Source information:
The part of an RNA shown here (large-subunit ribosomal RNA, domain I) has 542 nucleotides and comes from a marine sediment metagenome. The full RNA is in RNAcentral, with records from SILVA.
Context: one part of a larger RNA
C1' cells in the first nucleotide's frame, strides 16, 4: 500500500406511507361592491412571536332550532375559568364591525394629517363624541337661469368564456417584398349566467326547403393561391333543441302652440292614446259580424315536492400463535347495510359509517283556484299607407374559403343619388325568361362555451428531487431601487410510557450503568437506512 470478510462511523438512496396535488363526472352557484366590496394596516389572549379566528361589544355578543358532556382554536405545560340552571360544537337568522382601499368633506409618500354644518358634554374659549359633507348623471320642484332642494343610478374588484374597438413580430415560403403566422398574442371598452345571432329584400333550381345556433357528414371536395409555401367553403343529408312577436305610417281622438275666421270652425307643428304590423301582399277605408276558444303572463291564497343542522340504524364467540387479533383453528349470526374509514397485524357482526326509514328553516318546483292583463273574423278594392340623403352608381379601403379577378353579395369613408306595389331586391360580371323574397326599424327561450366557487363522486392520475411553485408559519424565507424572480423542508411510538434515580465529565455537552417499551442500532441529530467516503479488527498478497 492492495484485494477479502466482519463490525462500525457518515450519508440519506430505496421499500412502505399519506395530510396535499393533478384530471375528470354530476349536480348546484355563476358574481361581489356607496347598507362601504375585492385586499390590506393595526389591534383583540392570563401568558402570545407565527398561523387561523375576530374588530375597540374585538379566538368573539343575541335570538331560534339541533346537540347531550365536556370545555378555554393550531398548541401536548403550569395558573385560573366555564359547563345537566345544558356549556363547548353545529346550522339558520341577526349585532357589532377600528383604520386604508372606488375611498367620496379637502389633502397626502396608503393605513396618516387637516377642516364646514348641526348637536351634545357646557355658559363661553378649546377639546372630544355623534350625525353629516365628493364626481357625474336621469327625474321631480323652485326660483334670481345658472343654480338651488328632494328622489334614483353610476363609479371598483373578480379564474375562464362572450361581444364590440385597436391590432403585432418571430416563424413559414428552407433567402424575400405579395402571402403566412393571425385577426393569434397583446391593449381597451362594456355585458351576462351565459354571450352573439335570429323570424328571410334567405336558399334552392323547374323539385322542392321554411328564424338562429351547436355537432357529424359532403371535404381537404369545389374554390382560391409569387397557382408558391399555404387557405378552404357551400348546397344538401344525419342529429341537438325547437317559439315566435313587437314597432314606423295611413286612420281616429285628445292637449299644446302658431295662424286665420263669416267666431261655427278651418289650417299648420308637436305630444299622448286608439289602430296596425305583411308577399298566395298587407292594413287604413266601406259594409257586415263581434263571442266562441284555448293559450300565455303576473300576483294572491291552498296543497304537494324540495330542503340546514341533525335522529334511528341489524348481526360473534371460544381457542392458538403473538407486545397486540381484525390473522389461523372451530362453531354461530346479520344483511333492502359484504361502500369506506379507523382501532396495539387482514374486522359485514369493536367504533364511526354504511341500506333504509325520519325530522325540519329559507329560497325554488308543480298542481289548483280567485283577481288582473295580453291574443282573435269575412267581403269589397276606387283613394290613402308600408321605414330616404335610404337602395343604387363613382372613386379608395375593408369582410365574405374568393389576393381585382369576368367578381356577384355584405361593410366604411368620400363623391353623388332613385323608384313607391302597374313599385322594389336577389338568384356570383351583364340582358332577358322564370323562380325566391319584401331592404332601408326593434325584441326573443332551448340546444352552444366556461370553471374563481360549493357539495357528493371517480380514476391502468402522483407519491415527498413526484404530483400544484406550495403535503410543513408558501407566494413564506431569501434576492432585486423596482417591475419581478423565489426556495428547501414529511414519518419517534400502539400509547409518551420522551429515560425517576446513580456515576465520569467544567459542564444544561456527550457517554456509562438503570428504568420505559415487543423493539431505543425506535431516544425527538428519532421508520427503513444502499452507494460514494472514512475507520477499526483479521486474512492473504506486492
Nucleotide at each position: 500500500g492492495g484485494c477479502g470478510u466482519a463490525u462500525g462511523g457518515a450519508g440519506g438512496a430505496u421499500g412502505c406511507c399519506u395530510a396535499g396535488g393533478c384530471u375528470c363526472u354530476u349536480a348546484g352557484a355563476g358574481g361581489c361592491g356607496a347598507a362601504g366590496a375585492a385586499g390590506g394596516a393595526c389591534g383583540c389572549g392570563a401568558u402570545a412571536a407565527g398561523c387561523u379566528g375576530c374588530g375597540a361589544a374585538a379566538a368573539g355578543c343575541u335570538g331560534c332550532g339541533g346537540g347531550g358532556a365536556u370545555u378555554g382554536g393550531c398548541a401536548c405545560a403550569c395558573a385560573c375559568g366555564a359547563a345537566u340552571u345544558g356549556a363547548u360544537c353545529c346550522g339558520c337568522a341577526g349585532g357589532u364591525a377600528u383604520c386604508c382601499g372606488a375611498a367620496u368633506g379637502g389633502g397626502a409618500c396608503a393605513a396618516c394629517c387637516c377642516g364646514g354644518u348641526g348637536c351634545a358634554u357646557u355658559g363661553a374659549a378649546g377639546a372630544u363624541g355623534c350625525a353629516u359633507c365628493a364626481u357625474c348623471u336621469c327625474c321631480c320642484g323652485a326660483u334670481u337661469u345658472a343654480u338651488c332642494g328632494g328622489g334614483g343610478g353610476a363609479g371598483g374588484c373578480a379564474a375562464a368564456c362572450g361581444u364590440g374597438g385597436g391590432g403585432a413580430a418571430c416563424u413559414g415560403a428552407a433567402a424575400c417584398a405579395u402571402c403566412u403566422a393571425a385577426g393569434u398574442a397583446c391593449c381597451c371598452a362594456c355585458a351576462g349566467g351565459a354571450g352573439g345571432a335570429g323570424a328571410a329584400a334567405a336558399c334552392a333550381a323547374u323539385a322542392g326547403u321554411g328564424a338562429u345556433u351547436c355537432c357529424g357528414u359532403a371535404a381537404g371536395u369545389a374554390g382560391u393561391g409569387g397557382c408558391g409555401a399555404g387557405c378552404g367553403a357551400a348546397c344538401g343529408c344525419g342529429g341537438a333543441g325547437a317559439a315566435g312577436c313587437c314597432c314606423a305610417a295611413a286612420c281616429c281622438a285628445g292637449a299644446g302652440u302658431a295662424g286665420u275666421u263669416a267666431c261655427g270652425g278651418c289650417u299648420a307643428u308637436u305630444u299622448u292614446g286608439g289602430g296596425g304590423u305583411u308577399g298566395u301582399a298587407g292594413g287604413a277605408c266601406u259594409a257586415c259580424a263581434u263571442a266562441a276558444g284555448u293559450g300565455u303572463u303576473u300576483a294572491u291564497a291552498u296543497a304537494a315536492u324540495g330542503g340546514a343542522a341533525g335522529u334511528u340504524g341489524a348481526a360473534u364467540g371460544g381457542u392458538c400463535u403473538g407486545g397486540g387479533a381484525a390473522g389461523g383453528c372451530c362453531a354461530a349470526c346479520c344483511g333492502c347495510a359484504g361502500a369506506g374509514g379507523g382501532u396495539g397485524a387482514g374486522a359485514g357482526u369493536c367504533c364511526c359509517g354504511u341500506a333504509a326509514a325520519u325530522g325540519c328553516u329559507a329560497a325554488g318546483u308543480u298542481a289548483u283556484a280567485u283577481a288582473g292583463g295580453c291574443c282573435g273574423g269575412u267581403a269589397g278594392u276606387a283613394u290613402c299607407c308600408u321605414g330616404a340623403g335610404u337602395a343604387g352608381g363613382g372613386c379608395g379601403g375593408g369582410g365574405c374559403a374568393g389576393g381585382u379577378g369576368a367578381a356577384a353579395c355584405c361593410c366604411c369613408g368620400u363623391u353623388u343619388g332613385a323608384a313607391c306595389c302597374a313599385g322594389c331586391c336577389g338568384g356570383c360580371a351583364c340582358c332577358a325568361u322564370c323562380c325566391g323574397g319584401u331592404a332601408a326599424g326593434g325584441c326573443u327561450a332551448a340546444a352552444u362555451a366556461c370553471u374563481c366557487c360549493u357539495a357528493a363522486g371517480a380514476g391502468a392520475c402522483c407519491g415527498a428531487u413526484a404530483g400544484u411553485g406550495a403535503a410543513c408559519u408558501a407566494g413564506u424565507a431569501c434576492c432585486g431601487u423596482g417591475a419581478g424572480g423565489g426556495a428547501a423542508a414529511g414519518g419517534u411510538g400502539a400509547a409518551a410510557a420522551g429515560u425517576a434515580c446513580c456515576c465520569u465529565g467544567a459542564a444544561u455537552a456527550a457517554g456509562g450503568g438503570g428504568g420505559u417499551g415487543a423493539a431505543a442500532u425506535a431516544g425527538u441529530a428519532c421508520c427503513u437506512g444502499a452507494a460514494a467516503c472514512c475507520a477499526u479488527a483479521c486474512g492473504c498478497u506486492u